[in-house]
Context: one part of a larger RNA
């Protein structure tokens, strides 16, 4: 902007991609087979490796400040606490996201037509002969079957409800967000739970400050599974989503 008005929603699918591997081991079987030595096909089961897709219960990583330990130093007049720097100063942890080493799920089966091969019937050619007419079987390849995209498939498809003129709607602005480079996509914009915030609840740290108390004192007990906790689940209009602007035209002959 197109698919001759708009909006939702559900599709069909012409077309395209993807995927396609593999080993071991147990039965059947120490069986046909084989003089023995040795060992099967046909068919069932089990469990790997490699790749690939999702995901974040589980294990873990990381998690530039979540929380706790510490050194030096400077400040807050001092104590005591904090708080700046020193790669986050440096060390132990770790929530949501991302990930993988973790978790879980794929290869599967079936069908058509076929290669090489194997055949049936069969002439040319009184015979043979898969081929010359005419006919079966056959592969991890080939078309489907399986997973994804797909109507800009300009042949622009269908279904189904709804909407009507300063409308229907859409876009702009604005709150944002497991969405995103930007755009686009999703949720929402007071008829509101979109995001802060607040409260509750969860994780995490690991028992805060102050107070007593006990020890000359470093420290320790006890108030105390505390206290403080970011991206998590809720709740709650406190806050900020405000007021509005533009395109859209005549029910789409």
């Nucleotide at each position: 902007c197109g698919u001759a008005g708009g909006a939702u929603a559900u599709u069909u699918g012409a077309g395209g991609g993807g995927a396609g591997c593999u080993g071991u081991c147990c039965c059947u079987a120490g069986u046909a087979c084989g003089a023995g030595a040795g060992u099967a096909c046909c068919g069932g089961g089990a469990u790997g490796g490699a790749c690939a897709g999702a995901c974040c219960u589980c294990u873990g990583g990381u998690g530039u400040c979540c929380c706790a330990g510490u050194u030096a130093u400077c400040a807050c007049a001092c104590c005591a606490g904090u708080g700046g720097u020193a790669a986050u100063g440096c060390u132990g942890g770790g929530u949501a996201g991302c990930c993988a080493a973790g978790u879980u799920u794929g290869g599967a089966u079936g069908g058509g037509a076929u290669a090489a091969a194997c055949g049936c019937u069969g002439a040319a050619a009184g015979c043979a002969u898969c081929u010359a007419a005419g006919u079966g079987u056959g592969a991890a390849g080939c078309c489907c079957a399986c997973c994804c995209c797909a109507a800009g498939a300009u042949u622009a498809g269908a279904u189904a409800u709804c909407c009507c003129u300063g409308a229907a709607g859409g876009c702009a602005c604005c709150u944002u967000c497991a969405a995103g480079a930007c755009u686009a996509g999703g949720a929402g914009g007071u008829u509101g739970a979109u995001a802060g915030g607040c409260u509750g609840g969860g994780u995490g740290u690991g028992u805060a400050a102050g107070a007593u108390c006990c020890g000359u004192a470093a420290g320790g007990a006890u108030u105390u599974c505390a206290g403080c906790u970011a991206a998590c689940c809720a709740g709650u209009a406190c806050u900020a989503a405000u007021c509005u602007g533009c395109c859209g035209u005549u029910c789409g002959g």
Predicted 3D model of a 253-nucleotide part of an RNA (large-subunit ribosomal RNA, domain VI) from a Candidatus Firestoneibacteriota bacterium.
Its Rfam family is "Bacterial large subunit ribosomal RNA". Rfam links the family to the GO terms ribosome and structural constituent of ribosome.
Taxonomically the source falls in Candidatus Firestoneibacteriota (Bacteria, Bacteria candidate phyla).